[in-house]
Context: one part of a larger RNA
RNA sequence: GAGCGAACGUUAGCGGCGGGCUUAACACAUGCAAGUCGAACGAGAAGGUGCCUUCGGGUGCGAGUAAAGUGGCGCACGGGUGAGUAACACGUGGGUAACCUACCCCUCGGUGCGGGACAACUCUUCGAAAGGAGAGCUAAUACCGCAUAAGUUAGUGAUGGCUGUGGCUAUUGCUAGGAAAGGCUUCGGCCGCCGAGGGAUGGGCCCGCGUCCCAUCAGCUUGAUGGUGAGGUAACGGCUCACCAUGGCUUAGACGGGUAGCUGGUCUGAGAGGAUGAUCAGCCACACUGGGACUGAGACACGGCCCAGACUCCUACGGGAGGCAGCAGUGGGGAAUAUUGGACAAUGGGCGAAAGCCUGAUUCAGCCACGCCGCGUGUGUGAUGAAGGCCUUCGGGUCGUAAAGCACUGUGGAGGGGGAAGAUAAUGACGGUACCCCUUUAGCAAGCACCGGCUAACUCCGUGCCAGCAGCCGCGGUAAUACGGAGGGUGCAAACGUUGCUC
Numbered sequence: 001g002a003g004c005g006a007a008c009g010u011u012a013g014c015g016g017c018g019g020g021c022u023u024a025a026c027a028c029a030u031g032c033a034a035g036u037c038g039a040a041c042g043a044g045a046a047g048g049u050g051c052c053u054u055c056g057g058g059u060g061c062g063a064g065u066a067a068a069g070u071g072g073c074g075c076a077c078g079g080g081u082g083a084g085u086a087a088c089a090c091g092u093g094g095g096u097a098a099c100c101u102a103c104c105c106c107u108c109g110g111u112g113c114g115g116g117a118c119a120a121c122u123c124u125u126c127g128a129a130a131g132g133a134g135a136g137c138u139a140a141u142a143c144c145g146c147a148u149a150a151g152u153u154a155g156u157g158a159u160g161g162c163u164g165u166g167g168c169u170a171u172u173g174c175u176a177g178g179a180a181a182g183g184c185u186u187c188g189g190c191c192g193c194c195g196a197g198g199g200a201u202g203g204g205c206c207c208g209c210g211u212c213c214c215a216u217c218a219g220c221u222u223g224a225u226g227g228u229g230a231g232g233u234a235a236c237g238g239c240u241c242a243c244c245a246u247g248g249c250u251u252a253g254a255c256g257g258g259u260a261g262c263u264g265g266u267c268u269g270a271g272a273g274g275a276u277g278a279u280c281a282g283c284c285a286c287a288c289u290g291g292g293a294c295u296g297a298g299a300c301a302c303g304g305c306c307c308a309g310a311c312u313c314c315u316a317c318g319g320g321a322g323g324c325a326g327c328a329g330u331g332g333g334g335a336a337u338a339u340u341g342g343a344c345a346a347u348g349g350g351c352g353a354a355a356g357c358c359u360g361a362u363u364c365a366g367c368c369a370c371g372c373c374g375c376g377u378g379u380g381u382g383a384u385g386a387a388g389g390c391c392u393u394c395g396g397g398u399c400g401u402a403a404a405g406c407a408c409u410g411u412g413g414a415g416g417g418g419g420a421a422g423a424u425a426a427u428g429a430c431g432g433u434a435c436c437c438c439u440u441u442a443g444c445a446a447g448c449a450c451c452g453g454c455u456a457a458c459u460c461c462g463u464g465c466c467a468g469c470a471g472c473c474g475c476g477g478u479a480a481u482a483c484g485g486a487g488g489g490u491g492c493a494a495a496c497g498u499u500g501c502u503c
Base pairs, nucleotide, nucleotide: 001503002502003501004500006499007498008497009496010495013375014374015373016372017371018370019368020367021333026331027330028329030328031327032326035073036072037071040070041069048061049060050059051058052057080286081285082284089211090210091209092208093207094206095205096204099203100202104199105198106197107196108195109194110193111192112146113145114144115143121136122135123134124133125132126131152177153176154175155174156173157172158171159170160169161168162167182191183190184189212258213257214256219249220248221247224246225245226244227243228242229241230240231239261283262282263281264280265276266275267274268273288309289308290307291306292305311322312321313320314319339365341364342363343362347361348359349358350357351356378408379407380406381405388399389398390397391396412444413440414439415438416437417436418435422430447492448491449490450489451488452473453472454471458487459486460485461484462483468475469474
């Protein structure tokens, strides 16, 4: 000098665009943050209101609505955090002839015949509750059986091509196994379902290279290193197991300890380099702590399940409930970091044929000078160089065209009127916002630090090694440009200084 997610002090007019728990991955009251589909299925209220009534009730609308159940898809995305991790975690370049991929696109073939249940519901019953138990009825795109099989899978042959060792692939035989679901319809069809091939997208696994400090860490290792066989996986593999062998790593730093999410980037620097990894984007990891699997195309799953633990809450003491590192918000910690806001209008996502519903993603608004940028606090004229302050060699000098006065302007502000784009036909939270026009009045808007040298800027008074200053050198003990005040000046300016950290 530059920079910062900053903090503190003094001060503070406006706007735009950004940013905002760096500390306790501490604990959390409350609300919301993932639902949707009646065009898969069965069943189906009530308040209210109309009519009738023997005043007990009945019946129509409400309404095939609400709420719930079966079933499908989604909940593995989006959002948060950085605890762990020195590792194929990340970056980069490859491999997979060792793999998977719901929804989507293209293509081929099919969608035949049957069956029995279980919720919801009704009844009985246990429990304080959470939640169950028993009996009976019922539907389906739920479940099951049979048929069919172009292709597919497994076994076994033949021929060609490829290959990196195993092997892969195309064509053609034989044997064996396995599928399906309907709904709506204006009857044209549309949406589905099953088997297969290809694509797209997303992933799994493997490898080369790169990736902090300590040698006051020098030896480490028993599933350890390899083989055979088996199991397991979508898939290779000690991934797991049985047996066999005795290997494997290491001063080119193994093993151990410490620290740390990685990257694109960011800051600095002429560069080389150094430092860093907030916001935004990609990847990874985690979801009270530890472990486990289930479902599923995909999880070992933030707002799912089970077990154990700590903590909190309810309890009738028998037993139960919970997980903000989602958005707000609270306590605590801290020098320090915001609203328990609006809307789905746009963009995007889930479901749905659609209408639409949901969406604290998102988009907006609120708070904060936290940062960057822009604007304003007036403009012109005005010398009796007014008054006043300060200094003075007492002549004057200076604040100073500064003020006043005169003439104007109207950014911001205030009042009134108009009024968007963002939205394809409709739909605008923002918002009567931005913006435009008119009116109004200089009226409401300047501070902070410094002035001994470094370093731009000087005098007077007070103080008297005191009080104090100070980044370094150093000032102060009676004439202090260095302390405190004043006048003047210098620098920056809605900021200016101080502190901390980086280059």

The prediction has a mean pLDDT of 84.
Predicted 3D model of a 503-nucleotide part of an RNA (small-subunit ribosomal RNA, 5' domain) from a metagenome.
The RNAcentral record of the full RNA draws on SILVA.